[in-house]
Predicted 3D model of a 72-nucleotide RNA (transfer RNA) from a Candidatus Uhrbacteria bacterium. NCBI's taxonomy places the organism under Bacteria, Bacteria candidate phyla, Candidatus Uhriibacteriota. Its Rfam family is "tRNA". Rfam classes the family as a transfer RNA. The coordinates come from a structure-prediction model, not an experiment, and the mean pLDDT is 85.
RNA sequence: GCGCGCGUAGCUCAGUGGUAGAGCACUUGCAUGACACGCAAGGGGUUGCAGGUUCGAUUCCUGCCGCGCGCA
Numbered sequence: 001g002c003g004c005g006c007g008u009a010g011c012u013c014a015g016u017g018g019u020a021g022a023g024c025a026c027u028u029g030c031a032u033g034a035c036a037c038g039c040a041a042g043g044g045g046u047u048g049c050a051g052g053u054u055c056g057a058u059u060c061c062u063g064c065c066g067c068g069c070g071c072a
Base pairs, nucleotide, nucleotide: 001071002070003069004068005067006066007065010024011023012022013021018055026042027041028040029039030038048064049063050062051061052060
């Protein structure tokens, strides 16, 4: 330099066009002498960045950035 894949919550990941979810973690309450486990409720997201297509984009297209793999 070229090709391919990935980038979504604090972490691991779902979500193939109609206002984004799960598990774990976190907060509060219950329970306990206290802690853990358990039960109930709750908070947390410019969907890597910028454009384009569309009535509408996490999803499709283009460029860029970062990470990984391969080729030279």